[in-house]
RNA sequence: ACAACGAAAAACUAAACCUACUGGAAAGUAGGGACAGAAAGUUACGGAUCCCUAAUGGAUAGCCGAACUACCGAA
Repeated sequence: ACAACGAAAAACUAAACCUACUGGAAAGUAGGGACAGAAAGUUACGGAUCCCUAAUGGAUAGCCGAACUACCGAA
């Protein structure tokens, strides 16, 4: 240094719920708020779940898998 791992320390994110806004809906954005998280960073590639249009579709990465990237350094 790399991989694996996750003690400590420093950081980080932010569930439910409330308010405002966006949307046809699922849901999202901002503020508050903390259930929790070692990738709860990113990517809709595979599966799963949710929503819906006359049609075309859309959402969830904090559902599982996969890919890429990443702070610290005890055993």